[in-house]
The RNA shown here (c-di-GMP-I-GGC riboswitch aptamer) has 78 nucleotides and comes from an Armatimonadota bacterium.
Its mean pLDDT, the model's own confidence on a scale to 100, is 88.

RNA sequence: UCCGAUAAAGGCAAACCCGUCGCAAGGCGGGGACGCAAAGCCGACAGGACCCCUCUGGGGUUGGCUGGGUUGCCGAAG
Numbered sequence: 001u002c003c004g005a006u007a008a009a010g011g012c013a014a015a016c017c018c019g020u021c022g023c024a025a026g027g028c029g030g031g032g033a034c035g036c037a038a039a040g041c042c043g044a045c046a047g048g049a050c051c052c053c054u055c056u057g058g059g060g061u062u063g064g065c066u067g068g069g070u071u072g073c074c075g076a077a078g
Base pairs, nucleotide, nucleotide: 002078003075004074011036012035016031017030018029019028020027021026034064040070041069042068045067046066047065048062049061050060051059052058053057
C1' cells in the first nucleotide's frame, strides 16, 4: 500500500411510526435499527430507478443503485 476479523474504540441509520413541507416521487425533525469500512464530505455530470404535466416534449426526485472527486479511524489474516 492493497485488503477488511465473529477484534477494539467510536460513527451513521433502511423499513415502520409520529410531526411537518410537497400534486407526487420525495425532503426535513423526532422515535426506531435493516444494514453500512467511507452509509464522511462534494456532486444530479453519465447510466439506472422513480414522480408530475398541457407528453416526438418539458419539469422534478433519488448520493442507502452504479460510475466520479476529495479527506479519513482501527489493524487480525493474507

The source organism's lineage runs through Bacteria, Bacillati and Armatimonadota.